[in-house]
This is a predicted structure of a 1532-nucleotide RNA (small-subunit ribosomal RNA) from a Bacteroidota bacterium. The sequence was found in a public genome assembly. Model confidence (mean pLDDT): 83 of 100.

RNA sequence: ACAAUGGAGAGUUUGAUCCUGGCUCAGGACGAACGCUGGCGGCGUGCUUAACACAUGCAAGUCGAACGAACCUAGCAAUAGGUUAGUGGCGCACGGGUGCGUAACGCGUAAGAAACCUGCCUCAAAGCCGGGGAUACCCAGUCGAAAGACUGGUUAAUACCGGAUAUUAUUAUGAGACUGCAUAGUUUUAUAAUGAAAGACUUCGGUCGCUUUGAGAUGGUCUUGCGUCUGAUUAGGUAGUUGGUAGGGUAACGGCCUACCAAGCCAACGAUCAGUAGCUGGUCUGAGAGGAUGAUCAGCCACACUGGAACUGAGACACGGUCCAGACUCCUACGGGAGGCAGCAGUGAGGAAUAUUGCGCAAUGGACGAAAGUCUGACGCAGCAACGCCGCGUGUGGGAUGAAGGCCCUCUGGGUCGUAAACCACUGUUGGGAGGGAAGAACGUUCGGGGCAUGGCCCUGAAGUGACGGUACCUCCAUAGAAAGCCCCGGCUAACUACGUGCCAGCAGCCGCGGUAAUACGUAGGGGGCAAGCGUUGUCCGGAUUUACUGGGUGUAAAGGGCGUGUAGGCGGAUCGUUAAGUCAGAGGUGAAAGCUCACAGCUCAACUGUGAAAUUGCCUUUGAUACUGGCGGUCUUGAGUACGAAAGAGGAAGAUGGAAUUCCUGGUGUAGCGGUGAAAUGCGUAGAUAUCAGGAGGAACACCGGUGGCGAAGGCGGUCUUCUGGUUCGUAACUGACGCUGAGGCGCGAAAGCAUGGGGAUCAAACAGGAUUAGAUACCCUGGUAGUCCAUGCCGUAAACUAUGAGUGCUAGUUGUUAGCCCGGCUUGAGCUGGGUUAGUGACGCAGCUAACGCAUUAAGCACUCCACCUGGGGAGUACGAUCGCAAGGUUGAAACUCAAAGGAAUUGACGGGGGCCCGCACAAGCGGUGGAGCAUGUGGAUUAAUUCGAUGCAACGCGAAGAACCUUACCUGGGCUCGAAGUGUACCGGACAUCCUGUGAAAGCAGGCCUUCUAGCAAUAGACCGGUGCAUAGGUGCUGCAUGGCUGUCGUCAGCUCGUGUCGUGAGAUGUUGGGUUAAGUCCCGCAACGAGCGCAACCCCUAUCUUUAGUUGCUACCGGGUCAUGCCGGGCACUCUAAAGAGACUGCCUACGCAAGUAGAGAGGAAGGCGGGGAUGACGUCAAGUCCUCAUGGCCCUUACGUCCAGGGCUUCACACGUGCUACAAUGGUGACUACAAAGGGUCGCAAAACCGCGAGGUCAAGCCAAUCCCAAAAAAGUCAUCUCAGUUCGGAUUGGAGUCUGCAACCCGACUCCAUGAAGCUGGAAUCGCUAGUAAUCGUGGAUCAGCACGCCACGGUGAAUACGUUCCCGGGCCUUGUACACACCGCCCGUCAAGCCAUGGAAGUUGCUAGCACCCAAAGCCGGUAUCCUAACCGCAAGGAGGGAGCCGUCUAAGGUGAGAGCAGUGACUGGGGCUAAGUCGUAACAAGGUAGCCGUACCGGAAGGUGCGGCUGGAUCACCUCCUUU
Repeated sequence: ACAAUGGAGAGUUUGAUCCUGGCUCAGGACGAACGCUGGCGGCGUGCUUAACACAUGCAAGUCGAACGAACCUAGCAAUAGGUUAGUGGCGCACGGGUGCGUAACGCGUAAGAAACCUGCCUCAAAGCCGGGGAUACCCAGUCGAAAGACUGGUUAAUACCGGAUAUUAUUAUGAGACUGCAUAGUUUUAUAAUGAAAGACUUCGGUCGCUUUGAGAUGGUCUUGCGUCUGAUUAGGUAGUUGGUAGGGUAACGGCCUACCAAGCCAACGAUCAGUAGCUGGUCUGAGAGGAUGAUCAGCCACACUGGAACUGAGACACGGUCCAGACUCCUACGGGAGGCAGCAGUGAGGAAUAUUGCGCAAUGGACGAAAGUCUGACGCAGCAACGCCGCGUGUGGGAUGAAGGCCCUCUGGGUCGUAAACCACUGUUGGGAGGGAAGAACGUUCGGGGCAUGGCCCUGAAGUGACGGUACCUCCAUAGAAAGCCCCGGCUAACUACGUGCCAGCAGCCGCGGUAAUACGUAGGGGGCAAGCGUUGUCCGGAUUUACUGGGUGUAAAGGGCGUGUAGGCGGAUCGUUAAGUCAGAGGUGAAAGCUCACAGCUCAACUGUGAAAUUGCCUUUGAUACUGGCGGUCUUGAGUACGAAAGAGGAAGAUGGAAUUCCUGGUGUAGCGGUGAAAUGCGUAGAUAUCAGGAGGAACACCGGUGGCGAAGGCGGUCUUCUGGUUCGUAACUGACGCUGAGGCGCGAAAGCAUGGGGAUCAAACAGGAUUAGAUACCCUGGUAGUCCAUGCCGUAAACUAUGAGUGCUAGUUGUUAGCCCGGCUUGAGCUGGGUUAGUGACGCAGCUAACGCAUUAAGCACUCCACCUGGGGAGUACGAUCGCAAGGUUGAAACUCAAAGGAAUUGACGGGGGCCCGCACAAGCGGUGGAGCAUGUGGAUUAAUUCGAUGCAACGCGAAGAACCUUACCUGGGCUCGAAGUGUACCGGACAUCCUGUGAAAGCAGGCCUUCUAGCAAUAGACCGGUGCAUAGGUGCUGCAUGGCUGUCGUCAGCUCGUGUCGUGAGAUGUUGGGUUAAGUCCCGCAACGAGCGCAACCCCUAUCUUUAGUUGCUACCGGGUCAUGCCGGGCACUCUAAAGAGACUGCCUACGCAAGUAGAGAGGAAGGCGGGGAUGACGUCAAGUCCUCAUGGCCCUUACGUCCAGGGCUUCACACGUGCUACAAUGGUGACUACAAAGGGUCGCAAAACCGCGAGGUCAAGCCAAUCCCAAAAAAGUCAUCUCAGUUCGGAUUGGAGUCUGCAACCCGACUCCAUGAAGCUGGAAUCGCUAGUAAUCGUGGAUCAGCACGCCACGGUGAAUACGUUCCCGGGCCUUGUACACACCGCCCGUCAAGCCAUGGAAGUUGCUAGCACCCAAAGCCGGUAUCCUAACCGCAAGGAGGGAGCCGUCUAAGGUGAGAGCAGUGACUGGGGCUAAGUCGUAACAAGGUAGCCGUACCGGAAGGUGCGGCUGGAUCACCUCCUUU
């Protein structure tokens, strides 16, 4: 530069990821249909179903210039004009319809016919002479209902028949020439034979017709190459079949037909059979390659009610012709007849569904005619239908009080519909009205003119011809007037809110929405898209590289055959020559038109249409090229093989033989057990077992060597020896010379189990029996035990037959073992050792590369080539049916209906494991004391009740909410009341200051009534504050939802974890960091490290406590001084001590020793009050449990409003056959009782604590000091101690229960308080299984105080006193942390999940049969018809004088044959009592087989057994966890 204009994805498997893989969507299209809606025009299109049946009308006639005749009109007539039934000619084989059949030379394409025909038309040559006999119409009759038929008579022709003539016609024979792809063709010529004809009109010139021949054109016929759907669960088919000879037949070739002869022909490159289907140009889609399709238009074919047949003709075996048979419909006088819309309209039926019984021959085309013309449902037009494509319109501009109204909201307001409307101005397409008004018309005919070749042709003038149609178009008039819907709005996919509904109603293309806050249902508002349409349904292509030619795969996702051998086929080393089939190039022919594409043009544009170009990627012919492939010929040695020389080996077959061991038998010794298990039992044994010794029998298997060692194709092969035998490797390079690779079918081999026959039988051992285990145990365990295991022969033919990896060849870094050889070097007397190289095997690691990842990596899953096998979502199912193999078991081949939106691979993070490792914890262990037994208290469940209010329910509910239910509380029940309300806010009106007081009734609340008339400012009107009443808006609710929420809380757990930024690794989820080696209470710290840092947690900072110092010194303290008392800090000094309460100090592995790299650890170390976090508290990471709480509070939504609100009285929350939790008191002598006596801490106190004194046995009472507290009080501490007593008992233990009498609080102790005194004196003698707390000032034990509170404490919270025991240790139980491993779990093991049985629904297999259809076979019968035969009858033309003959027709016979009948089978479909399995279905039954070591590892093949999953035997696999060992490798 030329050419080229062309390629998008998304959703859905998972907790998340990548991949595989299906399903679904977005696009385009349609002869469509359905729903809603609908203004106009143009151009197209319109029974896809029943090739179902059809009423009615029309769709093929024409010619009188072929013929006779009849009739009508005009005329006096001759005659002229017209009409037409018949004879005759041409046409009716075109045009129009449909797609039944057809898988075929039917169609497409390209060739051939030297095997052909062709009316009308054109050109050329020659001719048209002379005769004859009939016949329709018509007339007269006969039969018949009709349709129609028959007899006799008359007549014409371009109807029919002889004769003559005749060519380049045909046939036969002969002779030449030329040509070809074979048979042969063309052509010249001679002889012989055969074969023609028609006239009509005429203006008399001729024209049209007729006959023969040749040529052309057109149309047809036949043949051939190539192409043309699915099924192999259709593998063999074929007797006129394949070929030949001879004949017949045809326009013509040909088994097209016949006779004879031969035995061929087709087929895995798919014959035959079955199913489906008209084919093509094209159409739709697609980037293309392709895929689907074959309406309209065009070409070809086939068909015309179904089946068969021929006639006529140029042409048919004929849509609107004939004959026959059949079905159906109609007419009928019952004897017979008629019919064929898949022509145009139209009707019925079918169906989701498809139009007018229209106008016209004006145009185009066709038939006939000399012509005028006639006919033409072809065609031109109109009608109906948004069925499609295209175009136009439904107004345009201005207009903000952003109107009203709707909808929404955070609601006195705002947003939105929205410049939208109103309103103002303008325009007038379409529609409406009025007027004008085409093109399409050219011919032909008639009348003129002109030219020439003159009755003709051409040019020209005039007149005349339009269904559509007064249509298109143009002009004028008036008015915004008459003209917008449909679908969608969760994601994909553009577009959101409110209300209603409440897993209902419904939606849904996929994923999926809906169980009370639904952008997903329905409605509304708003929005988005398209628009006279919009959606839905159906179908096709696309997306889908999801059948992959372009352009896929097979280790684990679906997929390598179990292995070999080898046929066909496919592919094939080096080199030379030749050829030119493939291949490439040029040229020619063809590839119809239309369509598509491009350009231009015509309708105002477009759709539509016209003209031209391009394209038609193909086929054929021809000429070249020769690199590659192929063919042919020659040569070569490297592939392959042979030979020779060596080597190793569980390679195979047969035979022989050996020892160890098990079992059995015999004998000896010997005595009570043996055996077996988790533990047992069955079993064996005093009739002598087991044990042991000796001998014997018999069968099977071969320890050690032995090894990711060897051999073999795989399965597989193991003592030793012998014989026979297959393959491999190395070396040499002598020989052959591509002899090779792969391999559909075929053939052979092929573990274990199993089968058959015959042996054998020691062990082991399906089935079976018994014993255990267990809820059961058809199992796991044990004791026995039969097939089988072994041999021979014959079957079977499958395995996780696996390296889950087909065979072969070449190429592509290395390292390191090992087996068998060979070569070289070193050492060595040698065996040998060692190093290097090389070939063939066999392992491990690893680069590049590949892979979804895991991983593979010279033994490839890398890079390439060749050939074979196999895959295409999961289930149904390796099932059914069919076929085939097998004795059987079964094997091989191998579907569909139906159903799901997944099934799956690899890897990731978690969680889990009756997996592993490490570590921690009052987790166990070691101890101490309890609970569980008793009585009582208290809470809960259950039961009860009018109510027993509600909540909390494993740990983490149960002395919990409740730090205190007699009323109140109180939420519950019964009864009585109130209704703007018990309390709050706003507002309007009325009344009044408010408050208060009194009476009646009542259980009270309440209700009814009375008394009182008065506040502030202002002259007043009025205003304001407050109270009451009434109305409105509201209040109120311990009503529901803790699964709508906030807040708060529990729990794992005071466990040590949980994360982030940047970087790095990985396609990614993610990983790394956070893992590892140590250490710690600790992710505490150290070291190492593709990580480096950081945050929330840990620790520390805070409080109490242990020691000291300083400061301060009352209410505290009292050493010292003084005073006083019976005595006491009682008093004055004092502040040293204690104490109080503020500030500080102190502890950090800081020091020493040992170990250690360090961190750190150890030490009765030192020092110190305290030593390794000193003790205790507060402090609770990310998160988990839809944990708890709507009854603390707050709060969305819902619900109640003279009640689910509120007030009051009484009752209930306190019940009681029972069960559980938490406690108290005990059961006694480490004790009880009595007496005496000592030592705390921390608190509380004015509606309070209360001393002292007095009274009471006591609870308590009376009076009352002090204290708002380091001052006074509660307040006595108790256990302990001392003394006495009790003496082992249901007691001087224990105190429940009950009776009586009291006290206190309080309106009030009946239900239902606490306490006191007297009396009473239950159970209980240390508690079964089980279970709880605690590691030091702890447990245990002893008392004290406080909150709540009128009163009520065995509970709770706090305080001090006395004051132990034990911890070897981490095997086990429980909980937790980290690492790792497996996983089919992710709602995360309280997971997932399998099979029988039961129920419902769905499709399907089998089945005695039964019904229908299809195609063939055999036989019977045989219409019409062609052909052949015959000579019974009839017979115009020709011959003959005649008789008669030739020829023809009918009849009869025969061959073929449709329909029909019979028979035996085959195939397909429907149905079928009953029966088999399968699929699906919120909550059925039985078990628990699988996933973790799934609790007996699982799985594969096979056999037996069992309700079921399944169990067991034999062999195999790892796609098994864990531990140990062996071998090999990597790193340090």

Description: The source organism's lineage runs through Bacteria, Pseudomonadati and Bacteroidota.